[in-house]
RNA sequence: GCCCGAGUAGCUCAGUCGGCAGAGCGACGCACUCGUAAUGCGUAGGUCACCAGUUCAAUUCUGGUCUCGGGCUCCA
Numbered sequence: 001g002c003c004c005g006a007g008u009a010g011c012u013c014a015g016u017c018g019g020c021a022g023a024g025c026g027a028c029g030c031a032c033u034c035g036u037a038a039u040g041c042g043u044a045g046g047u048c049a050c051c052a053g054u055u056c057a058a059u060u061c062u063g064g065u066c067u068c069g070g071g072c073u074c075c076a
Stems, first nucleotide, its partner, number of pairs: 001072007010025004019056001027043005049065005
C1' cells in the first nucleotide's frame, strides 16, 4: 500500500422489510434480613466512531475519514 471484519450504555454484546434504541453484568434507591450476602422491584446511564449524501424519515442504505483486529504484499 491492497483486501476483509469490527466501532451501539461504565464493561461484554444483541438489534434485517429504513419508522419510539435493548439485554446481561456493574452503579444508585427500595423491599426482604438482627446484620451482610443472595434474591426481588425500581431508577439513572446513549452524538448508535466522525463528516457528507440519498430519503418524508438513517444505528440501518451510499461515499469519504479515523481507530482496532485479521489477511496479502507470492512465482516467473

Predicted 3D model of a 76-nucleotide RNA (transfer RNA) from an Actinomycetes bacterium. The sequence was found in a public genome assembly. The prediction has a mean pLDDT of 81. Rfam family: tRNA. From the family's description: Transfer RNA (tRNA) molecules are approximately 80 nucleotides in length. NCBI's taxonomy places the organism under Bacteria, Bacillati, Actinomycetota, Actinomycetes.